[in-house]
Context: one part of a larger RNA
């Protein structure tokens, strides 16, 4: 964050699975770079002995780089390794900014492609051969690291590309940003939980880490916490805030922002500047699916959607035009982030459903003391107006950036027609604003509390009248 009943004209701005962190069909949600690399279908040009060869070159695929740790979702767990406030530092930081120096020489592979093979599939195997900013070795050493300090030795780098002006690459100092770590204080209920603890508390040494530390290990000591509530049990994401209240407080944590945690359940590491990684990998469990029975595949707590649950919560929509992010020199590509539209009176706000005139006052209905009274200027009727909705036209802005670029919308202005298309709900005994008649007869029923109803019921049901709100009105639930 409501739901339900009756009713329902328009617009703006918001909000919309609170229950099953139960299970999910289908599509989409993370790519990009040819200015790192080899090869190159389609297509075009040239040559041709008509077999083919050469050049240009798009797409898909591959090697390589960067990104994929962001953005998006949810709140299960967690009562302190969390969060909030204030301090501290034994640390790291890709991309970005800035300073200094460098970019020399050599080599071997491998994917793709080709040939061959296995398998139902997923996919896999063998052979010959190929490129790089992929990989390896050597050199140099501003500088870094670290040992010894005899101020000397040891060890560690690099990659090129193009449109020739740039962009890169390596080492290192500083910065910025973001993060890691530590302390104090604050943070729910329970004593029908009173004692808890053995890596436990401290020391020495070592290992490990980016870094401190029982973080881990060996040895030594016997400590450490606790009625100011340890330990145990229950419940719970925390804060900015939100609701209420004069405040103190009480309750709460939907939407938006910050932090934390999680990604079918449990465990583990790999890669990397950064993860122990939602749409990566491995192992085990549960579940689902495919199978040729040998074996394989999957993870919506992303956006839609389905089924289930439930009182209850929306479209399998449009677009990358804007903002932002990733990649790219750029053009650009991608982006269910985002921008929009759709549905829902779910909320807040605005507007309308006409305006003026019109009777000692029509009809109908209701009441009556039968004289009259009420509905009531209400209607009819007359004269107008034109909001909204409808039709047509002009046209700014969202577009930055010279040209071009708008998905969805469209302000403002002008014209047209015509009162037409737009009112209901609850209540009327007291609390509590609003009264009569008839029906009923402790029946049928009402009810938040007090209480009404047993033959004149302002309390039940209906009608007339009235009161309160009004595109809403009531009921229920929850909080103050």
């Nucleotide at each position: 964050g409501a739901a339900c009943g009756c009713u329902g004209g328009c617009g703006g701005c918001a909000u919309g699975g609170c229950u099953a962190a139960a299970a999910c069909a289908u599509g989409c949600a993370a790519g990009u770079c040819g200015a790192a690399c080899g090869a190159g279908a389609a297509u075009c040009c040239c040559c041709u002995u008509c077999g083919g060869g050469g050049g240009a070159g798009u797409a898909a695929a591959g090697u390589g780089g960067c990104g994929a740790a962001a953005g998006g979702g949810c709140g299960a767990g967690g009562a302190a390794u969390a969060c909030g406030u204030u301090u501290c530092u034994a640390c790291g930081u890709a991309c970005c900014c800035u300073g200094a120096g460098g970019u020399c020489g050599a080599g071997g592979a491998u994917a793709g492609g080709c040939c061959g093979g296995g398998g139902a599939a997923a996919c896999c195997c063998g052979g010959a051969g190929u490129a790089a900013u992929a990989c390896u070795c050597g050199a140099u050493g501003u500088g870094g690291u670290g040992c010894c300090u005899u101020c000397g030795g040891a060890u560690c780098a690099a990659a090129g590309a193009u449109u020739u002006a740039u962009c890169g690459c390596c080492u290192u100092g500083g910065g910025a940003u973001c993060g890691g770590g530590a302390a104090a204080c604050g943070u729910c209920c329970u004593a029908u939980c009173a004692g808890c603890u053995u890596g436990u508390u401290g020391g020495u040494g070592a290992g490990g880490u980016a870094a401190c530390g029982g973080c881990u290990c060996a040895c030594c000591a016997a400590g450490g916490c606790u009625u100011a509530g340890a330990c145990g049990g229950g419940u719970a994401g925390c804060g900015g805030g939100u609701g209420u209240g004069a405040g103190a407080g009480c309750a709460u944590g939907a939407c938006c922002c910050g932090c934390c945690g999680c990604a079918u359940c449990g465990g583990g590491a790999c890669u990397g500047a950064g993860a122990c990684a939602c749409u990566g990998c491995c192992c085990g469990g549960a579940c689902u699916c495919c199978u040729a029975c040998g074996g394989g595949a999957g993870g919506c707590u992303g956006c839609a959607g389905c089924a289930a649950c439930g009182a209850a919560u929306a479209u399998u929509c449009c677009g990358c035009a804007a903002u932002g992010c990733g990649c790219g020199a750029a053009a650009g590509c991608g982006u269910g982030a985002c921008g929009g539209a759709g549905c829902a009176a779910u909320g807040c706000c605005g507007c309308g459903u006409g305006c003026a005139g019109g009777a000692u006052g029509a009809a109908g209905c209701c009441c009556c003391u039968c004289g009259g009274g009420g509905u009531g200027u209400a209607a009819a009727c007359u004269g107008c107006u034109g909001u909204c909705a409808g039709g047509g036209g002009u046209c700014a802005c969202c577009a930055a950036g010279a040209u071009c670029u708008g998905a969805a919308g469209g302000a403002a202005c002008c014209c047209c027609a015509g009162a037409g298309g737009a009112a209901g709900g609850g209540c009327c005994g007291g609390c509590u604003a609003a009264c009569u008649u008839c029906g009923u007869g402790c029946c049928a029923g009402c009810a938040g509390c007090c209480g009404c109803g047993g033959u004149a019921a302002u309390a039940c049901g209906a009608a007339g009248g009235g009161c309160c709100c009004g595109a809403g009105c009531g009921u229920u639930g929850c909080g103050c």

RNAcentral holds the full RNA, with entries from ENA. Predicted 3D model of a 480-nucleotide part of an RNA (small-subunit ribosomal RNA, 5' domain) from an uncultured prokaryote. Its mean pLDDT, the model's own confidence on a scale to 100, is 83.